[in-house]
Context: one part of a larger RNA
């Protein structure tokens, strides 16, 4: 110097992107613990106290000996009287903690070797197909085989994702069921004719109108927890302001309840309020939603979380600002 390890006056997060790392707390009894809550929980909340070691006393537990009187062992929790240190879970080994928001209800599961998450899954809600030789199968050439030795309270798909309150409005587009009618529509049947040959026969060859022909398309309804969609311009009230209200134009229909500058807000560090002395984060509101919205769920939500954001408290060599000291290495001399 570099690595790991110990200690540090005085301040304690001024370090930094971020307290990142390191400190800090830590068993065991005792007291004693909000808000919230789905009554379980939150809870070890928090937040105090007390723990060694002699020596005595009575009591209770469990379990011996003894005919008893009595007399042992263990173990508990209690009282007294004293020892000795700065310290008595004296060594190691053993929770830091609160506030408040975002997501995901949880426990689970993942990128074997940069990602453990708000990603997946999940119990719950739906819609849909599937009648049994079932639907389905990225299983097989079949035959078979799962499915299932199950039978719509069962099985397959799809979407959502505990719970709670709730889940508008649109069926023109696309999709997908239904529709004994009608328009089209293939091969098929069907032969009016015409051709060829042969003789102008007959027979054989060949083309061939109308007419008849399924699904399918078109048409006619229906289905949005199916794909998916939910407007625009003028005006107007006795200060301004702003429009409950009026016109007009387009639409299948024109965004209901929420909710909101949000993991969504460009303008934007939007404005007001909190917190700080000072706050592009953060916490409550506003509501002018560039571009929120209701099972591609919507709005809350206790608990849970090696998750994310902010704030405190306690602690610190993270920092002001660096010293010292120990172990391994360089590294100098041997």
């Nucleotide at each position: 110097c570099u690595u790991c390890c110990g200690c540090u006056a005085a301040g304690g997060a001024a370090c930094u992107a971020g307290g990142c790392a390191a400190a800090a707390u830590a068993g065991c009894c005792c007291c004693g613990u909000a808000a919230c809550u789905u009554c379980g929980g939150g809870a070890g909340a928090a937040g105090g106290g007390g723990u060694g070691c002699u020596c005595g006393a009575a009591u209770c537990u469990g379990u011996g000996g003894g005919c008893a009187a009595c007399u042992g062992c263990a173990g508990a929790a209690u009282c007294g009287a004293g020892c000795c240190g700065c310290a008595g879970u004296g060594g190691a080994a053993a929770g830091g903690c609160c506030c408040a928001g975002g997501c995901g209800a949880c426990u689970g599961u993942u990128u074997a070797c940069c990602a453990a998450a708000a990603a997946c899954a999940c119990a719950u809600g739906a819609c849909u197909c599937u009648g049994c030789g079932a639907a389905c199968u990225c299983c097989g050439a079949a035959a078979g085989a799962g499915g299932a030795g199950g039978u719509a309270u069962a099985g397959g798909g799809u979407c959502u994702g505990a719970c709670g309150c709730c889940u508008g409005c649109c069926c023109a587009g696309c999709a997908c069921c239904g529709g004994a009618a009608g328009g089209u529509u293939a091969a098929g049947g069907g032969g009016a004719g015409c051709c060829g040959u042969g003789a102008u026969g007959a027979g054989c060859g060949g083309u061939g109108a109308a007419c008849u022909g399924a699904a399918g398309c078109c048409c006619c309804g229906g289905u949005a927890a199916a794909c998916g969609g939910c407007g625009g311009c003028c005006g107007u009230a006795a200060c301004u302001a702003u429009a409950a209200c009026g016109g007009u134009c387009c639409u299948a229909a024109g965004g209901u309840a929420g909710c909101g500058a949000a993991a969504u807000u460009c303008c934007u560090u939007g404005u007001c309020g909190g917190g700080c002395a000072a706050g592009u984060u953060c916490c409550g509101a506003c509501g002018u939603g560039c571009a929120u919205g209701a099972a591609u769920g919507g709005c809350g939500u206790a608990a849970c979380g090696a998750u994310c954001u902010g704030g405190g408290c306690a602690c610190u060599g993270u920092c002001u600002u660096a010293g010292c000291g120990g172990g391994a290495g360089g590294c100098u001399c041997g």